Model confidence (mean pLDDT): 78 of 100. This is a predicted complex of two RNAs, RNase P RNA and transfer RNA, with 428 nucleotides together. It holds a member of the Rfam family "Bacterial RNase P class A". By type it is a ribozyme.
RNA sequence: CAAGUAAACCGGGUGACCGCCCCGAUAAAUCGGGGAGGAAAGUCCGAGCUCCGCCGGGCAGGAUGCUGGGUAACACCCAGGAGGGGCGACCCUACGGAAAGUGCCACAGAAACAUACCGCCCCGAUUUUAUCGGGGUAAGGGUGAAAUGGCGAGGUAAGAGCUCACCGGCAGCCGGGUGACCGGCUGGCUGUGCAAACCCCAUCCGGAGCAAGACCAAAUAGAGGGAUAAAGGACGUCCGGCCUGUCCCCGGGUUGGUCGCUCGACCCCGAUGGCAACAUCGGGGCUAGAUAGAUGGUCACCGUCCCGAUAAUAUCGGGAUACAGAACUCGGCUUACAGGUUUACUUGGCUC
RNA sequence: GCGCCUAUAGCUCAGCGGAUAGAGCAUCGGUCUUCGGAACCGAGUGUCGGGGGUUCGAAUCCCUCUAGGCGCGCCA
Numbered sequence: 001c002a003a004g005u006a007a008a009c010c011g012g013g014u015g016a017c018c019g020c021c022c023c024g025a026u027a028a029a030u031c032g033g034g035g036a037g038g039a040a041a042g043u044c045c046g047a048g049c050u051c052c053g054c055c056g057g058g059c060a061g062g063a064u065g066c067u068g069g070g071u072a073a074c075a076c077c078c079a080g081g082a083g084g085g086g087c088g089a090c091c092c093u094a095c096g097g098a099a100a101g102u103g104c105c106a107c108a109g110a111a112a113c114a115u116a117c118c119g120c121c122c123c124g125a126u127u128u129u130a131u132c133g134g135g136g137u138a139a140g141g142g143u144g145a146a147a148u149g150g151c152g153a154g155g156u157a158a159g160a161g162c163u164c165a166c167c168g169g170c171a172g173c174c175g176g177g178u179g180a181c182c183g184g185c186u187g188g189c190u191g192u193g194c195a196a197a198c199c200c201c202a203u204c205c206g207g208a209g210c211a212a213g214a215c216c217a218a219a220u221a222g223a224g225g226g227a228u229a230a231a232g233g234a235c236g237u238c239c240g241g242c243c244u245g246u247c248c249c250c251g252g253g254u255u256g257g258u259c260g261c262u263c264g265a266c267c268c269c270g271a272u273g274g275c276a277a278c279a280u281c282g283g284g285g286c287u288a289g290a291u292a293g294a295u296g297g298u299c300a301c302c303g304u305c306c307c308g309a310u311a312a313u314a315u316c317g318g319g320a321u322a323c324a325g326a327a328c329u330c331g332g333c334u335u336a337c338a339g340g341u342u343u344a345c346u347u348g349g350c351u352c
Numbered sequence: 353g354c355g356c357c358u359a360u361a362g363c364u365c366a367g368c369g370g371a372u373a374g375a376g377c378a379u380c381g382g383u384c385u386u387c388g389g390a391a392c393c394g395a396g397u398g399u400c401g402g403g404g405g406u407u408c409g410a411a412u413c414c415c416u417c418u419a420g421g422c423g424c425g426c427c428a
Stems, first nucleotide, its partner, number of pairs: 001348010012302007020035006037323001041334002044332005049209004061205005066080005081095001082093004096200002101198002103194002117141002119137008149167002152164003170187007213259004222250001224249005231244003252427003266285008303321007353424007362377004370408001379395005401417005
């Protein structure tokens, strides 16, 4: 210098004028202070909070799924293991179980998990060629996405883990590790794949959502229909119907106000512990709260990028300046984003 | 704001992992008719909303994005 990998950020600035929402001061005029984001978004997860339900437990249903840790919790984060990709920095993984059972595997193929189509071999029959019948065989052919662990040697009538070496898988033992797992030794060869098919195993989950919910005020029509296991009342021996209450539907009224509402698992700095996520302690800070919904508009100068002119890094002209916008609040994930900055590292080239 | 649903031909809809994705209406062509309608015969019509994944194989299963639609206030 070029190409790349990972991470952390910025994402316009200043001034003037005209406005908008909230808070405070004031009798008022007015003055002072605060006013979008990294995603405020999608609403995909997890919680707080509120109401309803609830003795406890289970079924059903749903979610998660290598191990250990973090956290209020999570499908998130950190560290590690295994597998895969890249020369490398590094990246990716819905990564439990297919030997509990069921199911599926179209077409092709003989056969999709227990089977012989061709071929090979043996036996028998017909005098032989050849044909037929019986049996063995997964080494070869052919089919397929997938075909009886792979490959070599021995062996055999032909073959075959039938036997042996190596590799792979499985089981047992020993050693290391908290664990996933790794290493070694021994053993005998038994197994297609699919669980983002049902399912099994382990762990977790009551439901609804701030239009939750609480209060005040205004107006109106309920003598409407249905349910009522359990509640209260009157009559009654009981059944039962009746009244009140509760719930649903239909009908009616209203479209006001206050609280919930913004101080919170909050933000910044430092120390300590930890590889880290994070935790603890100390100090400092207060940072939008509307209810048709504010956070805006115009102008000037500057910044950044692109294009053109020019000998020029200077100057002039033109253009662009993203995605998007709080509505109960947090922790995540996912998606969108003009342009730019910084740090660490990798590979290659050149120079000293 | 919160909760939920849908997307397949021009329209309305089928489609339980194996098809060249179907049906009705509509459209087009032909027969019939002087012409038109009806009837009969025949034909075309699709990125299965977009992208990614699982699988040998996806309209179908999973994730994500987009578009459209529905419901939910208070009082008595």